[in-house]
RNA sequence: ACCGGUGUAGCUCAGGGGAUAGAGCAGCCGACUUCUAAUCGGCAGGUCGAGAGUUCGAAUCUCUCCACCGGUA
Numbered sequence: 001a002c003c004g005g006u007g008u009a010g011c012u013c014a015g016g017g018g019a020u021a022g023a024g025c026a027g028c029c030g031a032c033u034u035c036u037a038a039u040c041g042g043c044a045g046g047u048c049g050a051g052a053g054u055u056c057g058a059a060u061c062u063c064u065c066c067a068c069c070g071g072u073a
Base pairs, nucleotide, nucleotide: 001072002071003070004069005068006067007066010025011024012023013022018056027043028042029041030040031039049065050064051063052062053061
């Protein structure tokens, strides 16, 4: 330099044009317990890597860029 992949909650990941963006773990509150753990109920946490474009509508499609991973040279 070129090619490909990944980027969504603190962490691991779903979601592939029409939710109000979700789950598990972690966090907080409560129940239970003599206490802790476990279990159960609830709460909070997101400008979906950045910018632009397409569309009535974009996390999702297109383009450019950024970061990381892999490959070729």

This is a predicted structure of a 73-nucleotide RNA (transfer RNA) from a Candidatus Microgenomatia bacterium. The organism belongs to Candidatus Microgenomatia (nom. nud.), within Bacteria. The coordinates come from a structure-prediction model, not an experiment, and the mean pLDDT is 82. The sequence is in RNAcentral, with records from ENA.